[in-house]
Context: one part of a larger RNA
RNA sequence: UGACGGGGGCUCGCACAAGCGGUGGAGGAUGUGGCUCAAUUCGAUUCAACGCGAAGAACCUUACCGGGGCUUGACAUGCUAGUGGUACGAACGUGAAAGCGCAAGGACCUCUUUACGGAGGAGCUAGCACAGGUGUUGCAUGGCUGUCGUCAGCUCGUGUCGUGAGAUGUCGGGUUAAGUCCCUUAACGAGCGAAACCCUUGUCAUUAGUUGCCAGCACGUAAUGGUGGGGACUCUAAUGAGACUGCCGGUGUCAAACCGGAGGAAGGUGGGGAUGACGUCAAGUCAUCAUGGCCCUUAUGCCCCGGGCGGCACACGUCCUACAAUGGCCGGUACAAAGGGAAGCAAUAUCGCGAGAUGGAGCAAAUCCCAAAAAGCCGGCCCCAGUUCGGAUUGCAGGCUGAAACCCGCCUGCAUGAAGUCGGAAUCGCUAGUAAUCGCGUAUCAGCCAUGACGCGGUGAAUAUGUUCCCGAGCCUUGUACA
Numbered sequence: 001u002g003a004c005g006g007g008g009g010c011u012c013g014c015a016c017a018a019g020c021g022g023u024g025g026a027g028g029a030u031g032u033g034g035c036u037c038a039a040u041u042c043g044a045u046u047c048a049a050c051g052c053g054a055a056g057a058a059c060c061u062u063a064c065c066g067g068g069g070c071u072u073g074a075c076a077u078g079c080u081a082g083u084g085g086u087a088c089g090a091a092c093g094u095g096a097a098a099g100c101g102c103a104a105g106g107a108c109c110u111c112u113u114u115a116c117g118g119a120g121g122a123g124c125u126a127g128c129a130c131a132g133g134u135g136u137u138g139c140a141u142g143g144c145u146g147u148c149g150u151c152a153g154c155u156c157g158u159g160u161c162g163u164g165a166g167a168u169g170u171c172g173g174g175u176u177a178a179g180u181c182c183c184u185u186a187a188c189g190a191g192c193g194a195a196a197c198c199c200u201u202g203u204c205a206u207u208a209g210u211u212g213c214c215a216g217c218a219c220g221u222a223a224u225g226g227u228g229g230g231g232a233c234u235c236u237a238a239u240g241a242g243a244c245u246g247c248c249g250g251u252g253u254c255a256a257a258c259c260g261g262a263g264g265a266a267g268g269u270g271g272g273g274a275u276g277a278c279g280u281c282a283a284g285u286c287a288u289c290a291u292g293g294c295c296c297u298u299a300u301g302c303c304c305c306g307g308g309c310g311g312c313a314c315a316c317g318u319c320c321u322a323c324a325a326u327g328g329c330c331g332g333u334a335c336a337a338a339g340g341g342a343a344g345c346a347a348u349a350u351c352g353c354g355a356g357a358u359g360g361a362g363c364a365a366a367u368c369c370c371a372a373a374a375a376g377c378c379g380g381c382c383c384c385a386g387u388u389c390g391g392a393u394u395g396c397a398g399g400c401u402g403a404a405a406c407c408c409g410c411c412u413g414c415a416u417g418a419a420g421u422c423g424g425a426a427u428c429g430c431u432a433g434u435a436a437u438c439g440c441g442u443a444u445c446a447g448c449c450a451u452g453a454c455g456c457g458g459u460g461a462a463u464a465u466g467u468u469c470c471c472g473a474g475c476c477u478u479g480u481a482c483a
Stems, first nucleotide, its partner, number of pairs: 001483002003480003007477007015467002019430005026321008034312002042053002064307007073130001077129007088105001092101003108121005132296002135294003141290002143285003146281001148279001153192006159168003172183003198273004203241007213230002217228003244267001247261005310449001323423001327382007339370003344363002349358003389420001394415007436459007
């Protein structure tokens, strides 16, 4: 100087408390451990691994296993030699394919030559340098990332103090979300962080008015901004205004600031996002990529077929669906936002109980389509039961994608109807448009094991007296036989 303390002081955080909903019990989905296996490829392992890399494992992917094959190689560059029936290659044989073999036909470019032809290139063959490696080392590395933590810290120049390590500044008194600001002060300044600048959302104005809108005026329809027209409104999207403790009162050290109030769409950082200091964990990644060393070189490289990554006594994590009446089922009816669409989204119509099929209007989309929003509201049935709850499992019959659904896809119909009556010890999330609950969309993608991930809106709470305790963190101080 740090680190640590079941030392002290001050302070903060859904840390506790207050409250709401869960997990832990059931069935299923998914990841992991373990076991098994020819292989169940590899990595991630407290928080910070375990719906993680994977935003799509039937083949492919694919790295694993079995079998079949290739050896200058699937790919790059160079050198030497050879090669015109050469390169390419229909057909054929063998084979599961890859590959191996045979083979009709049969070229191109440059220079030269009257022509025949000659020389060379490309290509191919043989050989040599080499290629190739998801082989190893993340404890040799770059880059990227997680975490402490959006915590308020981490430093420097000059000066001063100290023999020195170092200290001071950065301490103290207030204050703040903040090393934020003020005051004091052997310090005075400065940098990286904090804040601000950026995006979005909330209010208004201006500009603009189609594909969006429709108040007033007409036309028209069974009905509809459908038509003329209009720019008011909504909206769209560009520019600007607006919030600054600016104003008032109080407290305060005449300060910083805090409390209350006015006005205001918004008030003291308005809400959300992006943004992550010096560093810590020899944290993670050699399998994104790059890369040193080491290793393989007729194989640890490459191609193909099939299998595996999906195995199942069991254990754990994360979720989904439930156990019902604030509910389930049936009929009617209302209101979103954000997205996507051409090898695409697909309307009306017809067929089918349905998944879907036929067919194809329109739309490169504020125009057309996906598209129905669902919870909600109105009416009806159920009457507390393992049920009109719950839907696992299984049988049969179908649909779709795709060469191909046995291993191993999704969906539909009929039948079947398991466990489950609110969950031990323990444990998680959340402070407001949040939790809870309801549906919608997108990426990946032929299809999909999505109940995942990332977004979008609808309905919409309760509680916070407080900081004794648990966990983590910051500042000051103290002890130490630790570094």

About this RNA
The part of an RNA shown here (small-subunit ribosomal RNA, 3' major domain) has 483 nucleotides and comes from a metagenome. Rfam family: Bacterial small subunit ribosomal RNA. Model confidence (mean pLDDT): 85 of 100.